Record summary: This is a predicted structure of a 73-nucleotide RNA (transfer RNA) from a Bacteroidales bacterium. Its Rfam family is "tRNA". Gene Ontology term of the family: triplet codon-amino acid adaptor activity. By type it is a transfer RNA. Its mean pLDDT, the model's own confidence on a scale to 100, is 80.
[in-house]
RNA sequence: GGACCUGUAGCAUAAUGGAUAGUGCAUCUGGCUACGGACCAGAAGGUUGGGGGUUCGAGUCCCUCCAGGUUCA
Repeated sequence: GGACCUGUAGCAUAAUGGAUAGUGCAUCUGGCUACGGACCAGAAGGUUGGGGGUUCGAGUCCCUCCAGGUUCA
């Protein structure tokens, strides 16, 4: 340098172009306990890597950039 893959909450991960973006762990609050842990109930946390485009509608499709990875030279 060429080709390809990946990027979603602190971490991991799901989501046929139909929407309020879901789940687990972690965190916080409450319950339980002599106190913790475990368990139970609830809550908060996301500009879906940046920008642009297509569409009535984009996490999803297209272009570009950025970051990481695989492979070829």